This is a predicted structure of a 96-nucleotide RNA (Glycine riboswitch aptamer). The coordinates come from a structure-prediction model, not an experiment, and the mean pLDDT is 78. Of the family's consensus pairs, 90% are formed in the model. It was read from a public genome assembly, where an Rfam model found it. Its Rfam family is "Glycine riboswitch aptamer". About the family: This family represents the bacterial glycine riboswitch. A reference for the family is Babina et al. (2017), "In Vivo Behavior of the Tandem Glycine Riboswitch in Bacillus subtilis", MBio.
[in-house]
RNA sequence: AAAAAAUACUCUGGAGAGUCUUGUUUACUCAAGCGCCGAAGGUGUAAAGCGGUUUAAGCCGCCAAUCUCUCAGGCAAAAGGACAGAGCUAUAUAGC
Numbered sequence: 001a002a003a004a005a006a007u008a009c010u011c012u013g014g015a016g017a018g019u020c021u022u023g024u025u026u027a028c029u030c031a032a033g034c035g036c037c038g039a040a041g042g043u044g045u046a047a048a049g050c051g052g053u054u055u056a057a058g059c060c061g062c063c064a065a066u067c068u069c070u071c072a073g074g075c076a077a078a079a080g081g082a083c084a085g086a087g088c089u090a091u092a093u094a095g096c
Base pairs, nucleotide, nucleotide: 006091007090008089009087010086011085012084013083018034020033021032022031023030035075036074037073041071042069044067049062050061051060052059053058
C1' cells in the first nucleotide's frame, strides 16, 4: 500500500397459513369463538469433539439447525421476514 473475512448500514430478491364468524362492524384496534402457518425472536434436541471425575470402564456437563414446539409473531394489501446477492459507507490507513 492492497486484498480477503466478520458485524453494522444501504439497495435488490424473499415463502407459508381464514380480507373466517359474532358484537350496529370497510381496514386497523378491543372482546368472544373456531381453524391454520413457520423464515423476527424464543423453547427443546444428536453424534463427534471438549472439559471434569475414575486405576480403568463408566458417569456428569458444554455445543446445532431450514429439525422441533407454536410462548411470541403471523394468516388480502401494506408492514415485517430466516436466508441470498450486490455495495465499500463505518468499525479500520485497525490486525497481519